[in-house]
RNA sequence: AUGAUGAUUUCGGGAGAGCUUUUUCAUUUUGAAAAACGCCGAAGGUGCAAGAUGAACAUACAUCUAAACUCUCAGGCAAAAGGACCGGAAUUGGACA
Numbered sequence: 001a002u003g004a005u006g007a008u009u010u011c012g013g014g015a016g017a018g019c020u021u022u023u024u025c026a027u028u029u030u031g032a033a034a035a036a037c038g039c040c041g042a043a044g045g046u047g048c049a050a051g052a053u054g055a056a057c058a059u060a061c062a063u064c065u066a067a068a069c070u071c072u073c074a075g076g077c078a079a080a081a082g083g084a085c086c087g088g089a090a091u092u093g094g095a096c097a
């Protein structure tokens, strides 16, 4: 001099599924709360493979460990909000030459 992985902030894009029914509160309404049934998976969370390790020497056992898979606890099912992930910008940082 260059400025990787990562972290933070910000901007943009961003799917799925009942504006379901009943009751109550409210009045601005396409609202809020509770209950019931039906659904969704891309906040978060659960579980698991290969593999590794221990012990054993057996085909058994235990521990660690992944996801957009899985479960649907949480969350969500008009709009709004949120939203994994992708891209841009800035800050930080300092792998590397």
Base pairs, nucleotide, nucleotide: 006092007091008090009089010088011087012086013085018037020036021035022034023033024032025031038077039076040075044073045071047069051064052063053062054061
Predicted 3D model of a 97-nucleotide RNA (Glycine riboswitch aptamer) from a Candidatus Atribacteria bacterium. The prediction has a mean pLDDT of 77. Taxonomically the source falls in Atribacteria (Bacteria, Pseudomonadati, Atribacterota). The sequence was found by an Rfam model in a public genome assembly. It matches the Rfam family "Glycine riboswitch aptamer". Rfam describes the family as follows. This family represents the bacterial glycine riboswitch. Glycine riboswitches usually consist of two metabolite-binding aptamers domains with similar structures in tandem. The aptamers cooperatively bind glycine to regulate the expression of downstream genes.